[in-house]
RNA sequence: AGAGGUUGUAGCCUCUUUAAAUAGUCCUUAAGCUACAAGCGUUGCACCUAUUGUGUAUGGGUGCAGGUGGAU
Numbered sequence: 001a002g003a004g005g006u007u008g009u010a011g012c013c014u015c016u017u018u019a020a021a022u023a024g025u026c027c028u029u030a031a032g033c034u035a036c037a038a039g040c041g042u043u044g045c046a047c048c049u050a051u052u053g054u055g056u057a058u059g060g061g062u063g064c065a066g067g068u069g070g071a072u
Base pairs, nucleotide, nucleotide: 001016002015003014004013005012006038007037008036009035010034011033024072025071026070027069032040042066043065044064045063046062047061048060049059050058051057052055
């Protein structure tokens, strides 16, 4: 200097062409590094729709709700 960690701002961390992650430790959660905002992913429910082996099945979409918690 560049890339990444959902997005913005501010941090922090990792990597060096790759796009991931043992990100102090432990338990917990579907919930992603932290704060604030968002609600991108994602979880629950309802509805619509496609497929279909006809099953409380699978995929897609819409709406409502949630937006990990705790110990040290």
Molecule: Pistol ribozyme
Organism: Aquibacillus saliphilus